[in-house]
């Protein structure tokens, strides 16, 4: 790299070096020389992995799944909903009938983490 599962509307910043582009990708919008992105030091949020629990379910077990408490350890993450959106579906308002704008539902991609050969 493959495949396979869960999650994605919450949450989290300060310092230093750098120096021009950066939100994956098409539009859109945003941030950005009042220094963005990337990097390094420290801080934090979180609870996927992990730690505990004379909690519970279902199992003959082996194990699963729920819930509770925690936070060494291993990732992860601290503009914006994964910034929207783009592909089907199924409504609403508006129209000068060309289009416009909007709700929900699914699905792609794409991000993390946990298996697996």
């Nucleotide at each position: 790299a493959u495949c396979c599962c869960a999650u994605c509307g919450a949450g989290a910043c300060c310092g230093g070096c750098u120096g021009a582009g950066g939100g994956a990708u098409g539009g859109g919008c945003c941030c950005g020389a009042u220094g963005a992105c990337g990097c390094c030091g420290g801080g934090g949020c979180a609870a996927c992995c992990c730690a505990g629990g004379c909690g519970g379910g279902c199992g003959c077990a082996a194990g699963c799944c729920c819930c509770c408490u925690g936070a060494a350890g291993g990732u992860g993450c601290c503009a914006a909903u994964u910034c929207c959106u783009g592909c089907g579906g199924c409504g609403g308002c508006c129209u000068u009938c060309g289009g416009g704008c909007u709700a929900c539902c699914g699905g792609a991609a794409g991000a993390u983490g946990g298996g697996u050969c």
SAM riboswitch aptamer (S box leader) from Arenimonas fontis, 117 nucleotides, folded computationally. The sequence is in RNAcentral, with records from Rfam. Rfam family: SAM riboswitch aptamer (S box leader). From the family's description: The SAM riboswitch is found upstream of a number of genes which code for proteins involved in methionine or cysteine biosynthesis in Gram-positive bacteria. Its mean pLDDT, the model's own confidence on a scale to 100, is 85. The model forms 97% of the base pairs in the Rfam consensus.